FMN riboswitch aptamer (RFN element) from an uncultured Lentisphaeraceae bacterium, 133 nucleotides, folded computationally.
[in-house]
RNA sequence: GCAUCGUCUCGGGGUCGGGUGAGAGUCCCAACCGGUGGUGAAAGCCCACGCGGGCGGUGCCGGGUGGCGGCGCCCUGACGCGGUGGAAGUCCGCGGCCGACGGUAUGAGCAGUCCGGAAGAAAGAGACGGUCG
Numbered sequence: 001g002c003a004u005c006g007u008c009u010c011g012g013g014g015u016c017g018g019g020u021g022a023g024a025g026u027c028c029c030a031a032c033c034g035g036u037g038g039u040g041a042a043a044g045c046c047c048a049c050g051c052g053g054g055c056g057g058u059g060c061c062g063g064g065u066g067g068c069g070g071c072g073c074c075c076u077g078a079c080g081c082g083g084u085g086g087a088a089g090u091c092c093g094c095g096g097c098c099g100a101c102g103g104u105a106u107g108a109g110c111a112g113u114c115c116g117g118a119a120g121a122a123a124g125a126g127a128c129g130g131u132c133g
Stems, first nucleotide, its partner, number of pairs: 003131008017029003031113002033099002035049004044097002052075005058069004079095005101116003
């Protein structure tokens, strides 16, 4: 320095203020937030991944309704203009846009921000140790 194995740790943020109403962090005005790796230079909206949802096999547990795990396939949001520069959809300026599932849920329409799965898991990041060169 590289490769590889093991152990451990870390690994998501956000409705100020106001309107209507019996009731809204859910509607309206307004406010706020942005996981991981990459990309000629720093990215929510460029490329991927994770997260989330669906379907199909499958392993283990249970007397059973079922529970837990692993595999494969599919689905899954959003950007323009100007400036600087060797290089930027990443920086600066201006104006935009996007946000899983279940619940709250009712005689209002209904949640990116509230509650829950989740004291969980993952993309990954790091530390330590072993082996190899």

Rfam family: FMN riboswitch aptamer (RFN element). Gene Ontology term of the family: FMN binding. About the family: The RFN element is a highly conserved domain that is found frequently in the 5'-untranslated regions of prokaryotic mRNAs that encode for flavin mononucleotide (FMN) biosynthesis and transport proteins.